[in-house]
RNA sequence: UUCCGAUAAAGGCAAACCAGUGGAAACAUUGGGACGCAAAGCCGCGGCCUAAGGCAGCUGAUCGCUUCAGCACGCUAUGGUAGACAGGUUACCGAU
Numbered sequence: 001u002u003c004c005g006a007u008a009a010a011g012g013c014a015a016a017c018c019a020g021u022g023g024a025a026a027c028a029u030u031g032g033g034a035c036g037c038a039a040a041g042c043c044g045c046g047g048c049c050u051a052a053g054g055c056a057g058c059u060g061a062u063c064g065c066u067u068c069a070g071c072a073c074g075c076u077a078u079g080g081u082a083g084a085c086a087g088g089u090u091a092c093c094g095a096u
Base pairs, nucleotide, nucleotide: 004094005093012037013036017032018031019030020029021028022027035083041089042088043087046085047081048080049079053076054075055074057071058070059069060068061067
């Protein structure tokens, strides 16, 4: 130094759930709370989640275009997630 990971030491993080706040949602955040975690630090280009807006569709209003309204499904990230998994990157401690 790399790998590795103790019933070591010093510390760290915080699932579910509850409450407040933000958000269309996914979800985030603050406080409480600990199931767990040796990268459960950071990143977000695989994957995954959501679909406000947009696109496409149908119906109605309209002579028609435009426009507007309604409907249900599909596509779409510019929104998220990293504590299923994979990837990138940095790091504390030091028994065997």